[in-house]
RNA sequence: GCGUCGUUGGUCCAACGGUAGGAUUAUCGCCUUCCAAGCGAUCGGCCCGGGUUCGACUCCCGGACGACGCA
Numbered sequence: 001g002c003g004u005c006g007u008u009g010g011u012c013c014a015a016c017g018g019u020a021g022g023a024u025u026a027u028c029g030c031c032u033u034c035c036a037a038g039c040g041a042u043c044g045g046c047c048c049g050g051g052u053u054c055g056a057c058u059c060c061c062g063g064a065c066g067a068c069g070c071a
Stems, first nucleotide, its partner, number of pairs: 001070007010024004018054001026042005047063005
């Protein structure tokens, strides 16, 4: 330098055009004599810019970062 794949809450992973969901962590509550466990609730996210579309995490282009391969 070229190519492929990936980037989603603090962490780990879904969602393949139509309100972004789960686990875990944190906070609060219930339960318990207390703690743990269990149950419920709340908080917290689509890497950046542009394009297509009535509508984009999703499709297209460019960029950043990471992994792998080739030279």